[in-house]
RNA sequence: UCAGCGAGCCGGGCGGCCGCCCUUCACGGGGAGGAAAGUCCGGACUCCACCGGGCACGGUGCCGGGUAACGCCCGGGCGGCGCAAGCCGACGGAAAGUGCAACAGAAACAUACCGCCCGCUUCGCGGGUAAGGGUGAAAUGGUGCGGUAAGAGCGCACCGGCGUCCUGGCAACAGGGCGGACGUGCAAACCCCACCGGGAGCAAGGCCAAAUAGGGGAGAAGGGCGCCCGGCCCGUUAUCACUCCCGGGUUGGCCGCUAGAGCGGCGCAGCGAUGCGCCGUCGAGAGAGAUGGUCGCCACCACCCUCGGGUGGGACAGAAUCCGGCUUACAGGCUCGCUGAUCAC
RNA sequence: UGGGGACUCGUCUAAUGGUAGGACAGCAGAUUCUGGAUCUGUACGUGGGGGUUCGACUCCUCCGUCCCCAGCCA
Numbered sequence: 001u002c003a004g005c006g007a008g009c010c011g012g013g014c015g016g017c018c019g020c021c022c023u024u025c026a027c028g029g030g031g032a033g034g035a036a037a038g039u040c041c042g043g044a045c046u047c048c049a050c051c052g053g054g055c056a057c058g059g060u061g062c063c064g065g066g067u068a069a070c071g072c073c074c075g076g077g078c079g080g081c082g083c084a085a086g087c088c089g090a091c092g093g094a095a096a097g098u099g100c101a102a103c104a105g106a107a108a109c110a111u112a113c114c115g116c117c118c119g120c121u122u123c124g125c126g127g128g129u130a131a132g133g134g135u136g137a138a139a140u141g142g143u144g145c146g147g148u149a150a151g152a153g154c155g156c157a158c159c160g161g162c163g164u165c166c167u168g169g170c171a172a173c174a175g176g177g178c179g180g181a182c183g184u185g186c187a188a189a190c191c192c193c194a195c196c197g198g199g200a201g202c203a204a205g206g207c208c209a210a211a212u213a214g215g216g217g218a219g220a221a222g223g224g225c226g227c228c229c230g231g232c233c234c235g236u237u238a239u240c241a242c243u244c245c246c247g248g249g250u251u252g253g254c255c256g257c258u259a260g261a262g263c264g265g266c267g268c269a270g271c272g273a274u275g276c277g278c279c280g281u282c283g284a285g286a287g288a289g290a291u292g293g294u295c296g297c298c299a300c301c302a303c304c305c306u307c308g309g310g311u312g313g314g315a316c317a318g319a320a321u322c323c324g325g326c327u328u329a330c331a332g333g334c335u336c337g338c339u340g341a342u343c344a345c
Numbered sequence: 346u347g348g349g350g351a352c353u354c355g356u357c358u359a360a361u362g363g364u365a366g367g368a369c370a371g372c373a374g375a376u377u378c379u380g381g382a383u384c385u386g387u388a389c390g391u392g393g394g395g396g397u398u399c400g401a402c403u404c405c406u407c408c409g410u411c412c413c414c415a416g417c418c419a
Base pairs, nucleotide, nucleotide: 001341002340003339004338005337006336007335008334009333010332012298013297014296015295016294017293018292020031021030022029023028033316037327038326040325041324042323043322044321045201046200047199048198050231051230052229053228054227055226057197058196059195060194061193062076063075064074065073066072077091078089079088080087081086092192093191097190098189099186100185101184113133114132115129116128117127118126119125120124141159142158143157144156145155146154160182162179163178164177165176166175167174168173205255206254207253208252215246216245217244218243219242222234223233224232248418249417250416262281263280264279265278266277267276268275269274300313301312302311303310304309305308346415347414348413349412350411351410352409355369356368357367358366363399371387372386373385374384375383392408393407394406395405396404
């Protein structure tokens, strides 16, 4: 210098004027994001009174760790890609069982079409074979030597795979020894194994007020977070009341509501995710509706020209109970670390 | 704001993981003096991206569009 890899961050700044929303008696103070999004996971919170066991259903899926929890993150293993830095992986089980494998092909999991070899009564038939050809997405471990009538794990060597033992490792797994003869693929098909999971959602839920016809109908003696069992709770006369439906009224206020698994800095432990401690700090909370406009200067980008000016532009998007993730969208720019090639010293 | 569901020719609608089919509409031709009706032929589709699989409308995942349901009081 060129090509590339990884991590983190910004996503205009300052000032004047005019506005919007919340708050305060007033002065004053505060007012969108890294994704506020999709609502795909996980939790907090609230109600269903609660607890245990079994079944069903759903989810996750190499191993270990982190966490409130997770399908997230970190570290490691294995496989694939790359010269490398690095990147990607729904990555348990197909010798438990069931199912599927269209067309083609002889045959798709138990078979022989052509061929090869042997024999015969020589159009052909019987036997052997699975090396070669052909079909297919996939064809009975691969390569080589021996062997044979031709062949074949039939024998041997190496490689792959399986089983078993030893060693290392918490483990996934790796390395080595021995053995027998190799028993297709699909589990994002049913299933098996291991682990996890009650349901609903802030329009949850609670309080106050206004108004109406506090009207009509139905419901079980049983009901109670899928089903069953056990405990336990409520109820078992009826008006009220409870549940549901029809009809009626009202589109009011308050709480929940934002100080929290918060944010910033430092230290310690740890490879890391993260945890612990100390100090500082308070940053929207709604009607679903606010969070803006304009001017000047500076910075950035593009274009034009008489090198200093002119003109134009500003990504994706936008809170609504909160938090941790994932995914998706995003003009442009900055910083740090690393790899390869080439050149110069 | 939350919850649920559906996307297949222009429209309506089929399809055990194995050639995407039918009806109406369209176009062309035949028939007719012309039109309609009828007959024959023909074109047109799985909302988009990625994955699993030999193979995807179908299974998984991300995105897009559309539809439906839920306020309070007594």

Two RNAs folded together computationally: RNase P RNA and transfer RNA, 419 nucleotides in total. Its mean pLDDT, the model's own confidence on a scale to 100, is 78. It holds a member of the Rfam family "Bacterial RNase P class A". It is annotated as a ribozyme.